Predicted 3D model of a 120-nucleotide RNA (SAM riboswitch aptamer (S box leader)) from uncultured Psychroserpens sp. It matches the Rfam family "SAM riboswitch aptamer (S box leader)". Rfam links the family to the GO term regulation of gene expression. The source organism's lineage runs through Bacteria, Bacteroidota, Flavobacteriia, Flavobacteriaceae and Psychroserpens. The sequence was found by an Rfam model in a public genome assembly.
RNA sequence: UUGUUAUCAUGAAAGGCAGAGGGAUUAGACCCAUUGAAGCCUUAGCAACCCUUUAUCUUAAAGAAGGUGCUAAAUUCUACCAAGUUUUGAAAGUAUUCAAAAUUUUUGGACAGAUAAACA
Numbered sequence: 001u002u003g004u005u006a007u008c009a010u011g012a013a014a015g016g017c018a019g020a021g022g023g024a025u026u027a028g029a030c031c032c033a034u035u036g037a038a039g040c041c042u043u044a045g046c047a048a049c050c051c052u053u054u055a056u057c058u059u060a061a062a063g064a065a066g067g068u069g070c071u072a073a074a075u076u077c078u079a080c081c082a083a084g085u086u087u088u089g090a091a092a093g094u095a096u097u098c099a100a101a102a103u104u105u106u107u108g109g110a111c112a113g114a115u116a117a118a119c120a
Stems, first nucleotide, its partner, number of pairs: 001120001004117005013043005021032003026079004044071003049067002051063005075112001080109004084103008
C1' cells in the first nucleotide's frame, strides 16, 4: 500500500503551545471556529478490534494492565439503484394500473470513507 473480514444512529474532557481554519475527496447544503479552527504536548475519559479469563466453545459473557482507536452534530446530510408512503393527473369503474412531484426522521442495498485484525 492493495485486497479480505467485522463494525460504524451508543459513549467520552480539561490544560499548555499555536494563531485561521475545520467537518475525507468532488458537488450542493448545513454546522463549528479569535468566547480560539487545524496541528503538537500533558493528563483524564469512552469503547472493547487485538488482548486476559470463563463457558453450554468459532459463538457468548465478564475484565480493562498492554497494542490500537476515539472524545460536536447519524460516516453532519444528500449524490447511485430499488422499494414504501403521500399528493396530483390520466385510464379503468368492485378492485386497481400508469405517469409526475414530494418524502432519506420510511426502509434496504451499492459506491466511497474511517477503525481494527490476520495474512500477502

The coordinates come from a structure-prediction model, not an experiment, and the mean pLDDT is 83.